[in-house]
């Protein structure tokens, strides 16, 4: 100098890279809940079946017509502004909160340990969710793109083109250390 192994730093992919707040708009909706009239007549509510418990109801609820009135949240479009580059998502098990009590279930948050995606569109109104044919997710196909290797061509080179695989615990840069010469 160089090669591998560990460990640390620091950085690329993309002008639709991830995510988070703020704010605007579109929908959500003429919905939801409110009042009023009408007709009916005993139950109705608190995720779902069950028991308890509570609250409303014959001074007419709950549900139906018909009028008046009339939201929001989750989701998304857009800007700016942070914080990044397993950014992040998904998904499987457990555990904890909350949702009148119990004991499941089911929805949301949070923690833990695994699997699985390099990225971001398209397309299947096939599955789920969702007001939604938006958007999200699973799944599947056909390309684009990024890094790596390897093969052919051109090129003093340094790269470049084309095919093929492969994928983030990756990948390049550089530090330190082991180890060999």
């Nucleotide at each position: 100098a160089g090669a591998u192994g560990a460990g640390g730093u620091a950085g690329a992919g993309g002008u639709c890279g991830c995510a988070a707040u703020a704010a605007u708009c579109a929908a959500c909706a003429g919905u939801a809940g409110u009042c009023c009239a009408c007709a009916a007549g005993a139950g109705a509510u608190g995720u779902u079946a069950g028991a308890g418990c509570a609250u409303c109801g014959c001074u007419g609820a709950c549900g139906g017509u018909g009028g008046a009135u009339g939201a929001a949240a989750g989701g998304g479009u857009u800007u700016a502004u942070u914080g990044c580059c397993g950014a992040a998502g998904u998904u499987u098990a457990a555990a904890u909160a909350u949702g009148c009590u119990c004991a499941a279930u089911c929805a949301u948050a949070u923690u833990u340990a695994g699997g699985c995606u390099g990225g971001g569109g398209c397309u299947g109104u096939c599955g789920c969710u969702u007001a939604a044919u938006a958007g999200g997710u699973g799944c599947a196909g056909a390309a684009c793109u990024g890094u790596c290797a390897c093969a052919u061509u051109c090129g003093u080179g340094a790269g470049a083109a084309u095919g093929u695989g492969u994928u983030g615990a990756g990948c390049u840069a550089u530090c330190u250390u082991u180890u060999c010469a």